[in-house]
């Protein structure tokens, strides 16, 4: 200096969020097991399963100082020794301890505290008193007999501390009566009578008798120890176990026991236990402790310790102090062994060990040296208790496998962006050290004691004995030559395991390709896997590391500490009330609870603290602390309780008063529906989305009058009233319950809640009997539909109504149990009352009771609740604990049935769920826009042709693009080329790039031959730069070896870039602030307005960004500058702006101006803005273009390009020829031309714009019918050319026809381009003259210089245009409007969607697998009842008939005993019949699970008939329908045929 120092979370439901809630993980622990690995030591631990069966050995004996008797081998000739030894026997003590196991047991078994005045206790200790006299047997032994054996029988001998009898009796016990005390149970004391003991042995002395010592023995008193019994409290689960009990409960008496007691018996009484859980069933040894936990708790009960129970299974007693006895006895049973078949023997849950079981648990070791035990006087003997050793990393603890220096950062591996990085100071190398193991040497302690000798002290008569001490001698060690110490040598012999996606510390490469595999949860793997497998590297732990299993923790996930129940799981449908729980104010008392002090106890070990011992630690030792809802004894009296006594505010009673669809019974009223009768009246009515079925000429519907009958009560009526809830609605009468207001009296806590219990309880349903108008499950018919067992329609039966009796459930809801108190306000409404008012009424105001709407604080996950709480508190009850299976099965109870109530499990999933958020969606709503519809114009779809696509075909018909947003698209132009495809022929460092070596040649150009060509071969011309030369260089070629080239091969789902689309739609976001726990919201909403998130106003927002608009281009007007190639008014000139001249005009192209809602009027919020107007070339973004926010579609493209990865490398590369991409039964898209007269043809006559042209455009002129040819001026182009514009206009012909429309097709003849028009070009001429007469369903475009129509140009291009991109000419119609279709924007609403409605999702059926229920039965187990049987054995009775030593008796005999018999009880066994648990079972029932089965579409949006609850009927199925209920239903405009996977 001490002993209470302690509490962490994460992953996973969602697009995201918060909450609820389960699952999973990180920690610790273990008698463990398994996998991989393994150096040493210490200390511990080691059949958790078959209480399964056991070979073999050992585990309990000892005493000769109780007793008799007494060998043999062997030595020796013998005597003798061995030896009074061994073995056996009688007797004593022990064998009830020690050791094992946990089957049974839910119990006074255990724990804890008490009690025994209701008890016993061998051995031990203390004290006290004794220990006397006799007797009869028996084993051993001997003899005989039986038996295989085990063993037994008969006869004979003998001893004792064995057995029997007598004496004595302090004491003890019994009986009697007495005294004292008393807690009345008893205790103590004295008296009388009776009963009751004993054994010797050894030592010493002595001749002996005897004395003495020690041990033993007997009676008694006490102690100690051990045991027994009783008892309070504590100590599992199931109520799907609710009633149990006849010795049962009590009494009296008796028996029995150590002792109390129904413990047993007889009799008497009828009790006893139980919801505070009896009885039954299942499970289990209990505790100290152990593990975990912050704790409270939870789990557990190995090793060690205490208790209990058991000993092959069941029963029983004997002996004994103690047993109903692990290594004793008897009986029964099962099993095993021996056998001569007659009969016997055995019990490892002692230590080892064996088999078996099992995932799994050791040596048939050494020793009594130590500790402890039995016996003995002792030596000693025995001791598988114990001490040690062995085996096992099974656990805990400690140590080592080396240390320092060492960078060319070696080699090698791996990675790489190819630079490098990393393993890595790691290795090598140099210098050291020496633990452990190895070898050698030394070497404790555990040993205390025992015995012998001597001495001393005490004791004693004693030099015996005994006890104590001292000295000396001898002697005791299994472990083991161990611990420890020293020396020697030498880094030498000693590292693995798991993991590396997140949780969770640790990352790359390769392989694989939803395969193989991983996985604790979430989840990885379908070609770039940090998740599989391997490798490199890393992380963690380390002689271990992982896995599996189990427990606690995390889990506040059973919540006492410490949870909840409006919507997440959870308030009983409602009331009355029993037990129980809880309970107002005051005073006094008690002290059960409560608080506090003392005492006792709470074993040891363990845990904790401290000190100490092993070198440390683990481990061990000493001391301490701590631990109880315990017992007992003092004290306190606030609170609870109890007793007593009061109080009035809780509760209740009386009196007065009004309100009310409260309940029951009986009457009664009018309207309406239907039916009947009659009248009028005629052809329809009815019904629907539209229809039909149905009704009607036998007269309906309509209408009038009369009648019948049943059910329900319009208006009043309301957010209204009443009731406990269900529920209650015309009026009147009677009976009746409750609440409320007012007031004063009274009672005096009489209260609250409420498990069981009892009652009430919508609709539907059941039974019986009535009733039956309307409505209406079922049913029938008609529709609808793919179907329609539905929705709609026409009918219609139960039922709906009444009475009586059942049923007992609903979304029986406020999804909110009841009671009491407290906690801001505001506004309604119902009832009553007060104030005010002279009074009454109204108004106003106040109070109480009800019933509503908002709302502060507070609460809530949020929504919301908010004095009618879901706020703050108290009391009581009910209920919940992941989803599914399932409110199901089984069992019980109730019911006539339907069914109700109570109520699981196997199995399966990682979620299921609540609220809110953002989206998306809706056959939801509102507002708005768009050629979206409508209004129009012209088309497509029909024809022929062109072109693209699909399909088919093919050697190939290369590839891509597929709703809009693929299909005259990539392709702005496939005869070769292109070209990627096919066939065939060639090449292999390659057609192309860079680098190296050798050789040749400048380069380059041209030609011949073979060949289809590529290619091969031969030849001619040419002749570069540097250098003296050799040679070198540029370039070309040949050969060679490699690096490499090349790929229109794959992956657009690995990518960049580019593009399409929503969409030129008006949106998409951010910062700061604010709100919200949060996702998020606000801003961006609202009111206006706009083409517009355009602008204005308002506003917890204020600003900003990307978009919009504007800035840009073009076009429209004007000005200005400039006039050539343009223009031409004036002046000249000409055929002609031709020329001179001019630059006014046009035009060109530069620069400017102009338009801004600027002005006026009106509307509007004095706004933004809109409407109208003026002016103006143009007016409200003037027209057109360019411009495409955040993003969506894994949209398109690897075949434009780029690019990761993969693949090919004498080929998937490359060259060449030919073919193909141009095919053709067919289908679709996009176009062209037409079908004609608003036309065609012919002739004549006008007017553009924008382009383009040097390998080009090409004029004039000539030729050709024409395409075109010849020709060549001009033009690098405001100059020349293409180039003719066409429609239009004028004139003529055609006259409605398959035509003078239309031009396909085909024949013939040509032109042009090109190396080449066969496959496969365009054009021309002649001839031919198809379909087609305006096009079904359906569908496209267009809102003005637009549609329509007309021609012109350009790109590509040798040639090829009906396509594409541009240009101008002529030039309309229509828009009421936004209901509908499509697309879009904003706000809002619902949602079970989020891959987002092409979503989600339900049930039957079919298939596979799994677990469960039912089931004719069958089979174990267990247990009850009744009965039978009845071994061994105790007890009782008999024992008169068998047998017998002790005592009596001379004897006979007696007493007594034994055997035997009988009886009660009773184990095993048996019969009959029940209960319960379990197994199995043809078949059957539902349930669960399972990438792509079938049928439908029920639910989620108004889910297309709102859904759901209860009930009933029906139906392949989800479901449908009826009745009543709920909102947990959208919409509210009023419309709607059905369906839409």
């Nucleotide at each position: 200096c001490a002993a209470u120092u302690g509490g962490a979370g994460a992953g996973u439901u969602u697009g995201a969020u918060c909450c609820u809630g389960g699952c999973u993980c990180a920690g610790a622990a273990c008698g463990a097991a398994c996998g991989c690995u393994g150096g040493c030591g210490g200390c511990g631990c080691g059949c958790u399963u078959a209480a399964c069966a056991c070979a073999u050995g050992c585990a309990a004996g000892u005493c000769g100082a109780a007793c008799g008797a007494g060998a043999a081998a062997c030595c020796g000739c013998a005597a003798g020794g061995g030896a009074g030894u061994a073995a056996a026997g009688u007797g004593g003590c022990g064998u009830a301890c020690g050791g094992g196991u946990g089957a049974g047991u839910a119990a006074c078994a255990c724990g804890u505290g008490g009690g025994u005045a209701a008890u016993c206790u061998a051995c031990c200790u203390u004290c006290u008193g004794g220990c006397u006299c006799c007797g009869a047997a028996u084993a051993a032994c001997c003899c005989g007999c039986c038996g295989a054996a085990a063993g037994g029988c008969g006869g004979g001998c003998u001893a004792a501390u064995a057995c029997g009898g007598g004496a004595u009796a302090a004491g003890a016990c019994c009986a009697c009566a007495g005294a004292u005390c008393u807690g009345c149970g008893g205790a103590u004391c004295a008296g009388u009578g009776g009963u009751u003991a004993a054994a010797g042995c050894g030592g010493g002395c002595g001749c002996a008798a005897g004395c003495u010592c020690g041990c033993a023995c007997c009676g008694g008193a006490a102690g100690a120890u051990g045991a027994a019994c009783c008892u309070g409290c504590g100590u599992a689960g199931c109520a799907u176990u609710a009633g149990c009990u006849a010795g049962u409960u009590g009494g009296u008496g008796a028996g029995g026991u150590a002792a109390c007691g129904g413990c047993u018996c007889a009799c008497c009484a009828a009790g006893g236990c139980g919801a505070c859980g009896a009885u039954g069933c299942u499970u289990a040894g209990c505790u100290g402790g152990u593990c975990u936990g912050a704790g409270a708790g939870g789990a557990u009960g190995a090793u060690c310790a205490g208790c209990c129970a058991c000993a092959c299974u069941g029963g029983a007693a004997c002996u004994g102090a103690a047993a109903c006895a692990c290594g004793g006895u008897c009986c029964a049973g099962a099993c095993a062994c021996c056998u001569a078949c007659g009969g016997g023997u055995g019990g490892c849950a002692g230590c080892a060990g064996u088999g078996g079981g099992g995932a799994a648990u050791c040596u048939u070791g050494c020793g009594c040296a130590a500790u402890g035990g039995a016996c003995g006087a002792a030596a000693g003997u025995c001791u598988g208790a114990c001490g040690c050793a062995g085996c096992g990393a099974c656990g805990c603890c400690g140590c080592g496998u080396g240390g320092g220096c060492g960078a060319u950062g070696a080699a090698g591996g791996c990675c790489u962006u190819c630079g490098g990085g990393u393993c890595g100071u790691a290795a090598a190398g140099c210098c050291c050290u020496g633990u452990c193991a190895g070898c050698a040497g030394g070497g404790a302690g555990u040993a205390a004691g025992g015995u012998c000798u001597g001495c001393g002290a005490c004791c004693u008569a004693a030099c015996a004995c005994g006890u104590c001490g001292c000295a000396g001698g001898c002697u005791u060690g299994a472990a083991a030559g161990u611990a420890c110490c020293u020396g020697c040598a030498g880094a030498g012999g000693a590292a693995g395991c798991a993991c590396c996606g997140g949780c969770u510390a640790a990352c790359u490469c390769u392989g694989u390709g939803c395969c193989a595999g991983c996985a604790g949860c979430c989840g990885c793997g379908g070609u770039a896997a940090u998740a599989c497998a391997g490798a490199g590297g890393g992380u963690g732990c380390g002689a271990g590391c992982g896995u599996u299993g189990u427990u606690c923790g995390a889990a506040a996930u059973c919540a006492u500490u410490g949870g909840g129940c409006g919507u997440a799981a959870a308030g009983c449908g409602c009331g009355u009330g029993u037990a129980g729980g809880c309970g107002g104010c005051g005073u006094g008392g008690c002290a059960a609870g409560u608080c506090u002090g003392g005492u006792g106890u709470g074993a040891a070990a363990u845990u904790c603290c401290u000190c100490g011992g092993c070198u440390c630690a683990a481990c061990c030792g000493g001391g301490g602390a701590g631990g109880g809802u315990c017992a007992u004894u003092g004290g306190a009296a606030a609170c609870u309780g109890c007793c007593a006594u009061g109080c009035u505010c809780g509760a209740g009673u009386g009196c007065c008063g009004g309100a009310g669809a409260g309940g029951g019974u009986g009457a009664u009223a009018g309207a309406a529906u239907u039916c009947c009768u009659g009248g009028u009246g005629u052809a329809g009515u009815g019904g629907u989305g539209a229809a039909a079925u149905a009704c009607g000429u036998u007269g309906a519907u309509a209408u009038c009058a009369g009648g019948a009958g049943g059910a329900a009560u319009a208006c009043c009526a309301g957010a209204g009233g009443c009731g406990a809830a269900g529920g209650c609605g015309g009026u009147c009468a009677c009976c009746u319950g409750g609440a409320c207001g007012g007031u004063c009296a009274c009672u005096g806590a009489c209260g609250c809640u409420a498990a069981g219990a009892c009652g009430c309880g919508a609709a539907g349903g059941u039974a019986u009997g009535g009733g039956g108008a309307g409505c209406a499950a079922a049913c029938a018919g008609g529709a609808u539909u793919a179907g329609a067992u539905a929705c709609c329609c026409u009918g219609g039966u139960a039922g709906u109504c009444c009475a009586u009796a059942c049923c007992g459930u609903a979304a029986a809801c406020g999804a909110u149990g009841g009671a009491u108190g407290c906690u801001a306000g505001u506004c309604g409404u119902u009832g009553c009352g007060g104030g005010u008012u002279u009074u009454u009424a109204c108004c106003c105001u106040c109070g109480c009771a009800g019933u509503g709407a908002c709302g502060c604080a507070g609460c809530u996950a949020a929504c919301g609740c908010g004095g009618u709480a879901a706020g703050c508190a108290u009391c009581c009850c009910g209920c919940c604990u992941g989803g599914g299976a399932a409110g199901u099965a089984c069992g019980g109870c109730c019911g006539c049935a339907a069914g109700g109530u109570u109520a699981a499990a196997a199995c399966u999933c990682a979620a299921a769920g609540g609220a809110a958020u953002u989206g998306a969606c809706g056959g939801g709503g509102g507002c708005c826009c768009g050629c979206a519809c409508a209004a129009g114009c012209a088309g497509u779809g029909g024809a022929g042709c062109a072109u693209g696509u699909g399909g088919u075909u093919u050697a190939a018909u290369u590839c891509g693009a597929c709703g809009c947003a693929a299909c005259g698209c990539g392709c702005a132009g496939a005869a070769c080329c292109u070209u990627a495809c096919c066939u065939g022929g060639g090449c292999u460092u390659g057609a192309c790039a860079u680098g190296c070596c050798u050789c040749c040649g400048a380069a380059u150009g041209c030609g011949g031959c073979a060949g289809a060509g590529a290619u091969g071969u031969c030849g001619c011309a040419g002749a570069c730069c540097c250098g003296c030369a050799a040679g070198g260089g540029a370039c070309g070629g040949a050969g060679g070896a490699c690096a490499c080239a090349g790929g229109u091969g794959c992956u657009g789902c690995a990518u960049g870039g580019c593009u399409g689309u929503c969409g030129u739609c008006a949106g998409c976001u951010c910062g700061u602030g604010u709100c919200g726990u949060g996702a998020g919201a606000u801003g961006u909403c609202g009111g206006g307005u706009u083409a517009a998130g355009u602008c204005c106003c308002u506003c917890a927002a204020c600003g900003a960004g990307c978009g919009c608009a504007a800035c840009c281009c073009u076009u429209g007007c004007c000005g200005u500058u400039a006039g050539u190639u343009g223009c031409u008014a004036c002046c000249a000139u000409u055929u002609a702006g031709u020329u001179g001249a001019g630059c006014a005009c046009u035009c060109u192209a530069g620069c400017g101006g102009g338009a801004c809602u600027g002005c006026c009027g009106g509307a509007g919020u004095c706004a933004a803005u809109c409407c109208g107007g003026a002016g103006g070339a143009a007016g409200g973004u003037g027209g057109g273009g360019a411009u495409g926010a955040c993003g969506u579609c894994a949209a398109g493209u690897c075949c434009u390009c780029a690019u990761g990865g993969c693949c090919c490398u004498u080929a998937u590369g490359u060259c060449c020829a030919g073919g193909g991409c141009u095919a053709c039964a067919c289908a679709c898209g996009u176009g062209c031309u037409a079908c004609a007269a608003u036309g065609g043809c012919a002739u004549c006559u006008a007017c553009a714009g924008a382009g383009u042209g040097a390998u080009g455009c090409a004029a004039a002129c000539c030729c050709g019918c024409g395409a075109g040819g010849g020709g060549a001026a001009g033009c690098u182009a405001a100059c020349c050319g293409c180039a003719a514009a066409a429609a239009a206009g004028a004139u003529g012909c055609c006259u409605c026809a398959g035509u003078u429309c239309g031009g396909a097709u085909u024949g013939g003849a040509g032109u042009c381009u090109g190396c080449a028009a066969c496959u496969c070009g365009a054009c021309u001429c002649c001839a031919u003259g198809a379909a087609g007469g305006u096009g079904g369903a359906a569908u496209c475009g267009c809102u003005a210089g637009u549609a329509a129509u007309c021609g012109c140009g350009g790109a590509u291009c040798a040639g090829c245009a009906c396509g594409c991109c541009g240009c101008g000419g002529u030039g309309a119609a229509u828009a009421c409007g936004u209901u509908c279709c499509c697309g879009g924007g904003c706000c809002u609403u619902g949602u079970a969607c989020a891959c987002a409605c092409c979503g989600c999702c339900c049930g039957u059926c079919a298939c596979a697998c799994c677990a469960c229920g039912a089931a004719a039965g069958c089979c174990u187990g267990u247990u009850g009842u009744a009965c039978c049987u009845g071994a061994a054995g105790u007890c009782g009775c008999c024992c008169a008939a068998g047998c017998c030593a002790a005592c009596c008796g001379c004897a006979a005999g007696g007493a007594g005993g034994c055997a035997g018999g009988c009886g009660c009880c009773c184990a095993c066994g048996g019969u009959a019949u029940g209960g319960c648990c379990g197994g199995u079972g043809a078949u059957u029932g539902g349930g669960g699970u399972g990438a792509a089965g079938u049928c439908g579409u029920a639910a989620c949006a108004a889910g297309g008939u709102a859904g759901c609850c209860g009930u009933a009927g029906g139906g392949g199925a989800a479901c449908c329908u009826g009745c009543g209920g709920c909102u947990g239903g959208a919409u509210c405009a009023c419309c709607u045929c059905c369906u839409u996977u």
Small-subunit ribosomal RNA from a Deltaproteobacteria bacterium, 1541 nucleotides, folded computationally. Its Rfam family is "Bacterial small subunit ribosomal RNA". The RNAcentral record of the sequence draws on ENA and SILVA. NCBI's taxonomy places the organism under Bacteria, Pseudomonadati, Myxococcota, Myxococcia.